[in-house]
Molecule: RNase P RNA; transfer RNA
Organism: Chitinophagaceae bacterium
RNA sequence: ACUACAAACCGAACUAUCGCAACUCUUAUGGAGUUGAGGAAAGUCCGGACAGCUUAGAGCAAUGUACCGGUUAAGAGCCGGGUGGUGGUAACACCAACAGAAAGUGCCACAGAAAAUAACUGCCUUUGGGUUAGGGUGAAAACGUGAGGUAAGAGCUCACGGUAGCGUAUAGUGAUAUACGUUACGGGUAAACCUUGCAUGCUGAAAUGCCAUGUAAGCCAGUCUUUGAGGGCUGCUCGUCCGAUCCUUCGGGAGGGCUGGUGGGUAGGCAGAUAGAUCGUAGCAGUAAUGCUGCGACCAGAUAAAUGAUAGUUUAGAAACAGAAUCCGGCUUACGAGUUUGUAGUUUUU
RNA sequence: GCUGUUGUAGCUCAGCGGUAGAGCACUUCCUUGGUAAGGAAGAGGUCGGCAGUUCAAUCCUGCUCAACAGCU
Numbered sequence: 001a002c003u004a005c006a007a008a009c010c011g012a013a014c015u016a017u018c019g020c021a022a023c024u025c026u027u028a029u030g031g032a033g034u035u036g037a038g039g040a041a042a043g044u045c046c047g048g049a050c051a052g053c054u055u056a057g058a059g060c061a062a063u064g065u066a067c068c069g070g071u072u073a074a075g076a077g078c079c080g081g082g083u084g085g086u087g088g089u090a091a092c093a094c095c096a097a098c099a100g101a102a103a104g105u106g107c108c109a110c111a112g113a114a115a116a117u118a119a120c121u122g123c124c125u126u127u128g129g130g131u132u133a134g135g136g137u138g139a140a141a142a143c144g145u146g147a148g149g150u151a152a153g154a155g156c157u158c159a160c161g162g163u164a165g166c167g168u169a170u171a172g173u174g175a176u177a178u179a180c181g182u183u184a185c186g187g188g189u190a191a192a193c194c195u196u197g198c199a200u201g202c203u204g205a206a207a208u209g210c211c212a213u214g215u216a217a218g219c220c221a222g223u224c225u226u227u228g229a230g231g232g233c234u235g236c237u238c239g240u241c242c243g244a245u246c247c248u249u250c251g252g253g254a255g256g257g258c259u260g261g262u263g264g265g266u267a268g269g270c271a272g273a274u275a276g277a278u279c280g281u282a283g284c285a286g287u288a289a290u291g292c293u294g295c296g297a298c299c300a301g302a303u304a305a306a307u308g309a310u311a312g313u314u315u316a317g318a319a320a321c322a323g324a325a326u327c328c329g330g331c332u333u334a335c336g337a338g339u340u341u342g343u344a345g346u347u348u349u350u
Numbered sequence: 351g352c353u354g355u356u357g358u359a360g361c362u363c364a365g366c367g368g369u370a371g372a373g374c375a376c377u378u379c380c381u382u383g384g385u386a387a388g389g390a391a392g393a394g395g396u397c398g399g400c401a402g403u404u405c406a407a408u409c410c411u412g413c414u415c416a417a418c419a420g421c422u
Base pairs, nucleotide, nucleotide: 001346002345003344004343005342006341007340008339009338010336012314013313014312015311016310017309018308020036021035022034023033024032025031026030038321042332043331045330046329047328048327049326050204051203052202053201057238058237059236060235062200063199064198065197066196067081068080069079070078071077082098083096084095085094086093087092099195100194104193105192106189107188108187120135121134122131123130124129143161144160145159146158147157148156162185163184164183165182166181167180168179169178170177171176208271209270210269211268218262219261220260221259222258223257224256225255230242231241232240245254246253247252278297279296280295281294282293283292284291285290351421352420353419354418355417356416357415360374361373362372363371368405376392377391378390379389380388398414399413400412401411402410
């Protein structure tokens, strides 16, 4: 110097002409003015706002989550810390779905004596038995090394070391760390079932409210109908509330409830819906995330759905991914020119 | 816009975490005078893609791509 990766910033500005959408004004089939996509508008992964469904709920199930503290409307987010892992001599950087395998159940191919009951082989033997050192395969083999000990052996005992639990002390809000003591050494897998703690009603703007238009509470099948169908926040159980008329020859029938099918009709408008956990800026508190206060700003709102093109100037340069549809906070994914930082590689020079 | 399902051989589909299978189709051979049918043998898989968990992933988890279905 170049290339790749990661992170941060940025994702052009102004003028003219033509065109599109919304709104406002107007002398109104015209004319004028103002405003008009994103950092991800995307995926719909997580969390809320908002709306609807309950006059009674509770438990279980189910689902989600999992070190500690803080932050927030909330969270599987963010900030700070701890622990572990990877790289590095180190400083440090990056990563982590990071409770429990000593509650229980399941599974562990091939190889191997054996995949968790310790059996087989082997060793010793007083022939009753004792024993797990050796038997090398595997991802994983019943703490490791040495000494003692023994019939042969073994944490059986001892020394040093390792891992895990418990207790005490110290530091810390805490996770945890350090020191001492003590007990144990029981393979892996919980992104297998599960256990423990915590949390959670369901639906989703095609929600929902209102106005207008139109039509056939039709027809068929199943099922139930006071011996309780069915309904009351998806499942199951318990509880509780609501809950149905008439005929009959007593077989049932009509009517009604629920489920499925079939058929007829409408398919227009208004609200929801754009001023908000909003944006910019300054100060204060805090390590930070974030919060509080002051000042200023108004920044798309459609329903076939607009936001584009050309030319010029500025600039080192204007390329990529991509386009609102109820709104907001995150996460994830996609992406480019340039600048900065870090890591790795290549080439040249010294 | 919201919600859900699926992706495995050319096609249609199976598949307990432990070497990926079936039917049809394809290739070669047998059978026939020849074809079909029948018989024998064979080929053909980055299990949509990328990561992670695990000793080991088609299977479990996350992200992503594509296809399909339902909802006035």